Model confidence (mean pLDDT): 89 of 100. This is a predicted structure of a 348-nucleotide part of an RNA (small-subunit ribosomal RNA, central domain) from an uncultured prokaryote. The full RNA is in RNAcentral, with records from ENA. Rfam family: Bacterial small subunit ribosomal RNA. Gene Ontology terms of the family: structural constituent of ribosome and ribosome.

[in-house]
Context: one part of a larger RNA
């Protein structure tokens, strides 16, 4: 180096651009480097193997072939790989016409709810529970009408409906900007797909300054509950939660299922777009999404099943009995929490 696996058994990196690699569409003529025929040379002896022979046999020793699957030169072959050249359009990619959408950033408004304040009308209870009490309330609560304030969400639409690489993203309106599709085939002419290292993006909580701060709430008080209640229940509460900039950098970050490409029965429903036809509102068709069931196949079995877990291919992570352990140590990195690489001895 060579098996065998990674949707539920150990095992897919949260996800992106990308750099070395590694792989790589049709045609066509060169080279002959890899590949493959011959040949000449070496491939020291022992050894190994074969076939004889000597030690009474065997070990062991002797002849003699074959081996030494390897190297160099040297002449041939040219299908496949490969170099350099020439061409093509089917992969990618630009152009042009369309279409849809909670993709992003900023910034500016809305109307219900909530608590608060002031003012009215009013009078004894109100909250809250499984019952209660803490708790509010004759210093006028609760309820109601009228003003005002302030903070975070955005009911109805709302849909196994959309968008996005993943986290995620939902009132309206403006600007800025990113990606998908379908249509025409007008251009370039394999420009292509993985990606080890780097880098950047990463839910929530958690940290730094510096605002905000209406709700709701870890902590933390009180009040029931109970043997006890450091809890579930109720009353209250601070961080936080939100807003900037900076960091952290992990999640059952899940489809527990890596990214590319072709192939391989079908029926149904949805969501955006083309084409045809007609009765104008459906019919048959075709892309690109998304969902159900279901044929062959797979599959340990559940289930997959054209959005594969079938058949193939290419790159690239990853596992290798449990427990010790995602630990120690050690290095990176973080203000810190801590994150990431990542083991032994023991023991079953």
């Nucleotide at each position: 180096c060579u098996g065998g696996g990674c949707g539920u058994a150990a095992a897919g990196c949260g996800c992106g651009c990308g750099u070395a690699g590694g792989c790589g569409g049709g045609c066509u003529g060169u080279c002959u480097a890899g590949u493959u025929g011959g040949a000449u040379g070496u491939g020291a002896a022992a050894u190994c193997c074969u076939g004889g022979a000597g030690c009474u046999c065997a070990a062991c020793u002797c002849c003699a072939g074959a081996a030494c699957u390897g190297c160099c030169u040297u002449u041939g072959a040219u299908a496949c790989u490969g170099g350099a050249g020439a061409u093509c359009u089917u992969g990618a990619g630009u152009c042009c016409g369309g279409a849809a959408g909670a993709g992003g950033u900023u910034a500016g408004u809305g109307g219900a709810a909530u608590u608060c304040c002031c003012a009215g009308u009013g009078u004894a209870g109100a909250g809250g529970u499984g019952a209660a009490a803490u708790u509010c309330g004759u210093a006028g609560a609760u309820a109601u009408u009228g003003g005002g304030a302030a903070g975070a969400a955005c009911a109805c639409c709302a849909g196994u409906g959309g968008c996005g690489a993943a986290g995620g993203c939902g009132g309206c309106u403006a600007a800025c900007u990113g990606g998908c599709u379908c249509g025409g085939u007008a251009c370039u002419g394999a420009c292509g797909c993985u990606g080890a290292g780097a880098u950047g993006c990463g839910a929530a909580a958690g940290c730094g300054u510096g605002g905000g701060g209406a709700g709701c709430a870890a902590a933390c008080a009180g009040g029931a509950u109970u043997a006890g209640a450091u809890a579930c229940c109720c009353u209250g509460g601070u961080a936080g939660u939100c807003c900037a900039c900076g960091c952290c950098g992990u999640a059952a970050a899940c489809g527990a299922u890596g990214a590319g490409u072709g192939c391989u029965a079908g029926u149904u429903g949805u969501u955006g777009g083309g084409a045809g036809g007609u009765u104008u509102a459906c019919c048959u068709u075709u892309c690109a999404g998304u969902g159900a069931c279901g044929c062959a196949g797979c599959u340990a079995a559940c289930g997959c099943a054209u959005u594969a877990a079938g058949c193939a291919u290419u790159c690239c992570g990853c596992c290798u009995g449990g427990g010790g352990a995602g630990u120690a140590c050690g290095g990176u990195c973080g203000c810190a929490a801590g994150a990431u690489u990542a083991a032994a001895a023991c023991u079953c």